[in-house]
Context: one part of a larger RNA
RNA sequence: UGACGGGGGCCCGCACAAGCAGUGGAGCGUGUGGUUUAAUUCGAGGCAACGCGCAGAACCUUACCAGGGUUUGACAUCAUACUGACGUCUGUAGAAACACAGAUUUCCGUUUAGGCGGACGGUAUGACAGGUGUUGCAUGGUUGUCGUCAGCUCGUGUCGUGAGAUGUUGGGUUAAGUCCCGCAACGAGCGCAACCCCUAUCCAAUGUUGCCAACAGGUAAAGCUGGGGACUCAUUGGAGACUGCCACCGUAAGGUGUGAGGAGGGGGGGGAUGACGUCAAAUCAGCACGGCCCUUAUGUCCGGGGCGACACACGUGUUACAAUGGGGGGUACAGAGGGCAGCCAUCCGGUGACGGAGCGCUAAUCUCCAAAACCCUUCUCAGUUCGGAUUGGAGUCUGCAACCCGACUCCAUGAAGUUGGAUUCGCUAGUAAUCGCGCAUCAGCCAUGGCGCGGUGAAUACGUUCCCGGGCCU
Numbered sequence: 001u002g003a004c005g006g007g008g009g010c011c012c013g014c015a016c017a018a019g020c021a022g023u024g025g026a027g028c029g030u031g032u033g034g035u036u037u038a039a040u041u042c043g044a045g046g047c048a049a050c051g052c053g054c055a056g057a058a059c060c061u062u063a064c065c066a067g068g069g070u071u072u073g074a075c076a077u078c079a080u081a082c083u084g085a086c087g088u089c090u091g092u093a094g095a096a097a098c099a100c101a102g103a104u105u106u107c108c109g110u111u112u113a114g115g116c117g118g119a120c121g122g123u124a125u126g127a128c129a130g131g132u133g134u135u136g137c138a139u140g141g142u143u144g145u146c147g148u149c150a151g152c153u154c155g156u157g158u159c160g161u162g163a164g165a166u167g168u169u170g171g172g173u174u175a176a177g178u179c180c181c182g183c184a185a186c187g188a189g190c191g192c193a194a195c196c197c198c199u200a201u202c203c204a205a206u207g208u209u210g211c212c213a214a215c216a217g218g219u220a221a222a223g224c225u226g227g228g229g230a231c232u233c234a235u236u237g238g239a240g241a242c243u244g245c246c247a248c249c250g251u252a253a254g255g256u257g258u259g260a261g262g263a264g265g266g267g268g269g270g271g272a273u274g275a276c277g278u279c280a281a282a283u284c285a286g287c288a289c290g291g292c293c294c295u296u297a298u299g300u301c302c303g304g305g306g307c308g309a310c311a312c313a314c315g316u317g318u319u320a321c322a323a324u325g326g327g328g329g330g331u332a333c334a335g336a337g338g339g340c341a342g343c344c345a346u347c348c349g350g351u352g353a354c355g356g357a358g359c360g361c362u363a364a365u366c367u368c369c370a371a372a373a374c375c376c377u378u379c380u381c382a383g384u385u386c387g388g389a390u391u392g393g394a395g396u397c398u399g400c401a402a403c404c405c406g407a408c409u410c411c412a413u414g415a416a417g418u419u420g421g422a423u424u425c426g427c428u429a430g431u432a433a434u435c436g437c438g439c440a441u442c443a444g445c446c447a448u449g450g451c452g453c454g455g456u457g458a459a460u461a462c463g464u465u466c467c468c469g470g471g472c473c474u
Stems, first nucleotide, its partner, number of pairs: 007474007015464002019427002022424001026319008034310002042053002064305002067302004073128001077127008087104006107118004130294002133292003139288002141283003144279001146277001151190006157166003170181003196271004201239007211228002215226003242265001245259001246257004308446001321420001325379006337368003342361002346357004386417001391412007433456007
């Protein structure tokens, strides 16, 4: 000077408390450990690993295993020599890779020709290629975390022998080292805030594919048509909020107010934005890169298997245990996105997944397209008309191919489970809870995951003694 203390003071945070819904018990999904295995590829390990890398493991992916091949190589550049297209098709053996045979095809320029030169391949040789082999404790880059916490520093001056201190402490205030006052300090930088984006209100301009108030036409109905720019909406540009005004408290900064006005009030709500640094934190398997290692193999090609195993243990989810519910019928209302090897209206067939026919749409034009809610009805507290695991049968679709190992449909089957010990997680408002919808990846999908979107829509906060984390002073 820091760090630490079951030292002290002050102050924050869903940190506790007050509440709501969960976890831990059950079934299943998924990740991990362990075990097993020819292989179950590798990494990630308290918070900050464990629905994590993986925004898609049947083949491919794929890095793993056994087997079959190959050695200038699957890929790049160059040199020398020889050669001629490359390729395509057929046949034989084979699981394929590949090997062999046959057919077909026969590059360009120049020269009378021989020949010469060039492009693209093939064969041989040599330089070299290649490595998801190793070291994240050699590294770059990127990322997590403390933490969106309010801190971290510098110049000059002053003090101290010096390390260093001061400034940055103190009194107030703030979300904030935010601002005010004071002060041997005076200033400044990186952070804070603001500038950026979305959202809430209004104005103006522009109106097609959007809209429809008035006018006209028209329909079973319908902005359907003429038309219109009012409204909604879309796009762009502006306005608006600043403790500006009022009252009270205060020297000031600022605070309080079911004060005014206003769509919005004191940071309006949300996002992006992450200081100096910490953890030799993570990543050599995204990429790059130093060193080391392999070079007829630790490279590379192929078909098959594995990454999907299963006594068990943990994390994270999902579905339930029911009546605020389950079933049947009827009937409304979104937003944000996607769509041509696509989204698919409508009709027909099928109980259905789906199939067939087929309109429109490269989309504010067409289409994917809601559920909970609401109305009627049934069930009457049961392991049930709850719950749906598991299993049998029959199918649909994608794909070369669903045995290992896909999703979906129908019929049958109908397991555990009656609210879960100690414990533990999230959340303070359009939040939690609950309901569905979309997208990326993607042929299909093991998505209950991830990222978004809207619908319905709560309870509680006395307070800071205690638990956890953090800041300042001592």
Background:
A computed fold for a 474-nucleotide part of an RNA from an uncultured bacterium, annotated as small-subunit ribosomal RNA, 3' major domain. Its mean pLDDT, the model's own confidence on a scale to 100, is 85. RNAcentral holds the full RNA, with entries from SILVA.